[in-house]
RNA sequence: UCGACGAAGUGGGGGUGCUCCCGGUAAGACCGGGGGCUGAGAGAGUCCCUUGGAACCUGACCCGGUUAGCACCGGCGUAGGGAAGCUUCCGGCACCCGGAU
Repeated sequence: UCGACGAAGUGGGGGUGCUCCCGGUAAGACCGGGGGCUGAGAGAGUCCCUUGGAACCUGACCCGGUUAGCACCGGCGUAGGGAAGCUUCCGGCACCCGGAU
């Protein structure tokens, strides 16, 4: 100099997969309902993220591992994109300069 983290309010962005059973079907795809797995979140709760940006998308019908199966774990990723948030309260993370080791 600024105002990290947190709280309240108010803008903006984001994802919704795998599997089992039942019904709609003769069967399948698909739709609806009820369970299971991981996770913050599986149209679900303001759940998560908001540039100090891995929330999320592309790469990707990717690669390795694992599982009943799946972005379930890791790589990819110092890659390319991605919502410039704002106000109030609390309050110094950070940055810069100098000194010492």
Notes
Predicted 3D model of a 101-nucleotide RNA (TPP riboswitch aptamer (THI element)) from Nitrococcus mobilis Nb-231. Rfam family: TPP riboswitch aptamer (THI element). Its family is annotated with thiamine pyrophosphate binding in the Gene Ontology. The sequence is in RNAcentral, with records from Rfam and Ribocentre. Lineage of the source: Bacteria > Pseudomonadati > Chromatiales > Nitrococcus > Nitrococcus mobilis. The model forms 91% of the base pairs in the Rfam consensus.